[in-house]
Context: one part of a larger RNA
RNA sequence: CUGGGUGUAAAGGGAGCGCAGGCGGGAGAACAAGUUGGAAGUGAAAUCCAUGGGCUCAACCCAUGAACUGCUUUCAAAACUGUUUUUCUUGAGUAGUGCAGAGGUAGGCGGAAUUCCCGGUGUAGCGGUGGAAUGCGUAGAUAUCGGGAGGAACACCAGUGGCGAAGGCGGCCUACUGGGCACCAACUGACGCUGAGGCUCGAAAGUGUGGGUAGCAAACAGGAUUAGAUACCCUGGUAGUCCGCACGGUAAACGAUGGAUGCCCGCUGUUGGUCUGAACAGGUCAGCGGCCAAGCGAAAGCAUUAAGCAUCCCACCUGGGGAGUACGCCGGCAACGGUGAAACUC
Numbered sequence: 001c002u003g004g005g006u007g008u009a010a011a012g013g014g015a016g017c018g019c020a021g022g023c024g025g026g027a028g029a030a031c032a033a034g035u036u037g038g039a040a041g042u043g044a045a046a047u048c049c050a051u052g053g054g055c056u057c058a059a060c061c062c063a064u065g066a067a068c069u070g071c072u073u074u075c076a077a078a079a080c081u082g083u084u085u086u087u088c089u090u091g092a093g094u095a096g097u098g099c100a101g102a103g104g105u106a107g108g109c110g111g112a113a114u115u116c117c118c119g120g121u122g123u124a125g126c127g128g129u130g131g132a133a134u135g136c137g138u139a140g141a142u143a144u145c146g147g148g149a150g151g152a153a154c155a156c157c158a159g160u161g162g163c164g165a166a167g168g169c170g171g172c173c174u175a176c177u178g179g180g181c182a183c184c185a186a187c188u189g190a191c192g193c194u195g196a197g198g199c200u201c202g203a204a205a206g207u208g209u210g211g212g213u214a215g216c217a218a219a220c221a222g223g224a225u226u227a228g229a230u231a232c233c234c235u236g237g238u239a240g241u242c243c244g245c246a247c248g249g250u251a252a253a254c255g256a257u258g259g260a261u262g263c264c265c266g267c268u269g270u271u272g273g274u275c276u277g278a279a280c281a282g283g284u285c286a287g288c289g290g291c292c293a294a295g296c297g298a299a300a301g302c303a304u305u306a307a308g309c310a311u312c313c314c315a316c317c318u319g320g321g322g323a324g325u326a327c328g329c330c331g332g333c334a335a336c337g338g339u340g341a342a343a344c345u346c
Base pairs, nucleotide, nucleotide: 003318004317005316006315008299012314014201015200016199017198021194022193023192025088026087027086028085029084030083031082033081034080035077036076037075038074039073040072041071042070049065050064051063052062053061054060091191092188093187094186096183097182098181099180103177104176105175106174107173108172109171110154115149116148117147118146119145120144121143125136126135162169163168206247207246208245209244210243211242215241216240220236221235222234223233258313259312260311261310262309263308266291267290268289269288270287271286272285273284274283275282276281295302296301319346320345321344328339329338330337331336
């Protein structure tokens, strides 16, 4: 390389959009590039292979044949692929009518709670722990009542509930806006699937700059514990956590399961439609769950949301360590990220 694989053994890209490329629904016609068959030319010799022969055998050598699976030209075929063309509607899309939703962005509003400030009541403790101490408090704390400020997060509802491509999204209202589902069957007529590069999005921490800072809290300080305690526990506390703009681009970015399409027993719950005039009932479509049959699987398990049966496209794996390291290159303000070895060793 081939082959075989990729949920847990090595292996699915974090996710989407999409150029090239690869692959692609039904029917008719034409062409003949691929394809198939025939013919001709060529495919040097040697080698290889088969048969026969020569050196006493063998290696070696000689002869004949086959082969050289290829290329070129030509004749023919038209099933499949392809190209051109006509056509179809089931794939895909559009229109119409409805529906659900923490989908996104911006603005506004609300109540509970913590903290701080002011005032009232009130007096000696409070706080904290395994027990303490540091800390706070007679300059009046803790507790309690009233008023005010400010920031952050939205109890209950809440649900193997919903939405989103993923990351993710949860108080209420308004505006703008993306997607989905059902019904209908009017329109287009294969317009599709995938997608190396590329582009965009991408939790938390982190970075730059300007704001903000209630609570929490790396670092740091103190008190304890301990043989020690650069920890676990306690009292404090700065970055940060929040907002705007910009960067960064990684995660156990997980369903550790790439995307698309078709096919294949059932039972049960639930969300949103729709149909049976209504319904506690039932059908159907799209989701989200539980359990199981065949089948698959090393097993545990998966099982119409497949890890089953198939097709197409992409990504990735090829013993452990060295190592996601070194070097180089690319990106970044930096931190670092991407790509990514070898010696050596078992």